About this RNA: The part of an RNA shown here (small-subunit ribosomal RNA, 3' major domain) has 455 nucleotides and comes from a metagenome. The prediction has a mean pLDDT of 81. The RNAcentral record of the full RNA draws on SILVA.
[in-house]
Context: one part of a larger RNA
RNA sequence: UGACGGGGGCCCGCACAAGCGGUGGAGCAUGUGGUUUAAUUCGACGCAACGCGAAGAACCUUACCAGCUCUUGACAUUCACUGACCGUUUCCAGAGAUGGAUUCAUCCUAGCAAUAGGCAGUGGGACAGGUGCUGCAUGGCUGUCGUCAGCUCGUGUCGUGAGAUGUUGGGUUAAGUCCCGCAACGAGCGCAACCCUCGCCAUUAGUUGCCAGCAUUUAGUUGGGCACUCUAGUGGGACUGCCGGUGAUAAGCCGGAGGAAGGUGGGGAUGACGUCAAGUCAUCAUGGCCCUUACGGGCUGGGCUACACACGUGCUACAAUGGCAGUGACAAUGGGUUAAUCCCAAAAAACUGUCUCAGUUCGGAUUGGUUUCUGCAACUCGAAAUCAUGAAGUUGGAAUCGCUAGUAAUCGCGGAUCAGCAUGCCGCGGUGAAUACGUUCCCGGGCCUUGUACA
Numbered sequence: 001u002g003a004c005g006g007g008g009g010c011c012c013g014c015a016c017a018a019g020c021g022g023u024g025g026a027g028c029a030u031g032u033g034g035u036u037u038a039a040u041u042c043g044a045c046g047c048a049a050c051g052c053g054a055a056g057a058a059c060c061u062u063a064c065c066a067g068c069u070c071u072u073g074a075c076a077u078u079c080a081c082u083g084a085c086c087g088u089u090u091c092c093a094g095a096g097a098u099g100g101a102u103u104c105a106u107c108c109u110a111g112c113a114a115u116a117g118g119c120a121g122u123g124g125g126a127c128a129g130g131u132g133c134u135g136c137a138u139g140g141c142u143g144u145c146g147u148c149a150g151c152u153c154g155u156g157u158c159g160u161g162a163g164a165u166g167u168u169g170g171g172u173u174a175a176g177u178c179c180c181g182c183a184a185c186g187a188g189c190g191c192a193a194c195c196c197u198c199g200c201c202a203u204u205a206g207u208u209g210c211c212a213g214c215a216u217u218u219a220g221u222u223g224g225g226c227a228c229u230c231u232a233g234u235g236g237g238a239c240u241g242c243c244g245g246u247g248a249u250a251a252g253c254c255g256g257a258g259g260a261a262g263g264u265g266g267g268g269a270u271g272a273c274g275u276c277a278a279g280u281c282a283u284c285a286u287g288g289c290c291c292u293u294a295c296g297g298g299c300u301g302g303g304c305u306a307c308a309c310a311c312g313u314g315c316u317a318c319a320a321u322g323g324c325a326g327u328g329a330c331a332a333u334g335g336g337u338u339a340a341u342c343c344c345a346a347a348a349a350a351c352u353g354u355c356u357c358a359g360u361u362c363g364g365a366u367u368g369g370u371u372u373c374u375g376c377a378a379c380u381c382g383a384a385a386u387c388a389u390g391a392a393g394u395u396g397g398a399a400u401c402g403c404u405a406g407u408a409a410u411c412g413c414g415g416a417u418c419a420g421c422a423u424g425c426c427g428c429g430g431u432g433a434a435u436a437c438g439u440u441c442c443c444g445g446g447c448c449u450u451g452u453a454c455a
Stems, first nucleotide, its partner, number of pairs: 001455002003452003007449007015439002019403005026316008034307002042053002064302007073127001077126002079123005087104001090101004108117003129291002132289003138285002140280003143276001145274001150189006156165003169180003195268004200236007209226003214223002239262001242256005318396001322355006334344003362393001367388007409431007
């Protein structure tokens, strides 16, 4: 100087507390461990691995396994030789890759030519190739402490020196934010602001948007209009600016006015010096090592979907604040090649009826049948519809998680990936709470100080 302490002081955070809803019990979905297997490819492992890489494993993907098969190779550069090549018809062997035969069509470009260029085939060596190893050789990217308020430098001063000072102190703040003081004076990276978005107003522009008044229509449909809504550009607006109190006459804090909004207005993007030899050689790149008729390439089939079990994350429930039936409104984000024009379109809510506390008109697993769709192909191994079947489950032990407001809870909708396949992921809107006395305690963090046989 740090680090640590079941030392001290001050402070903060859904950290506790106060509340609301869950997980842990059940069934299923999904990931992981384990076991099994010819293979169940690989990676990720406290927080910060486990609905993670994977925004979608029937073939492909695919890296794994079995069998079949190729060896200058599926791909790149180069040399020599040959030829247009590609395409197309039919047949044989085969699981296919592939091998063999065959039909038709064509005879590249520039140039008089030599030749040059392009494409294909054969041959040869240099080489290709490797999702093989090492993330403890690396780059790049990323997680995490943490959007925590810190991390440093120049000059000066102090100290033999390591170092200290500044950065400590008194206040204050979300903040090393600001004020005051001070052997310090300044500065940099962070904080804040500048950026995007939502909330208010004005203005510009009115088509595909809108309709107050005037006509018109089944209908903003048409005339007409651009007031309103809306769209999307440009501005304004919030600064402790004003008032009172408090404070040290400061920074600020408390209350008030006005205001759409008040003290960072809400949300996002933005992640300092560094920590974890954190993660990734399987995105990519790359040093070294290793394989080279195979650890490379192609194909068919299988596997990644196994199943005594254990854990994580979810979905659906256990019901009457409900189930079922009928009636029946109101969105937003997006997508569809183009489209404010056309299309895709809500559910909970509300009203009426029924069920009457039961393993039920709760719950839907499981199993059997039928059918549809996608796709060369749904056996291993897809999704959906329908008929029948109707399991566990009556609110979950110890323990544990999320959330402070348009949030939690609840309801549906859209999108990426995608032939097909979400209870996952990323977004969108509808309905819409409770509680916070407080900081003693648990966890994490910041500053000062103290002890230390630790570095």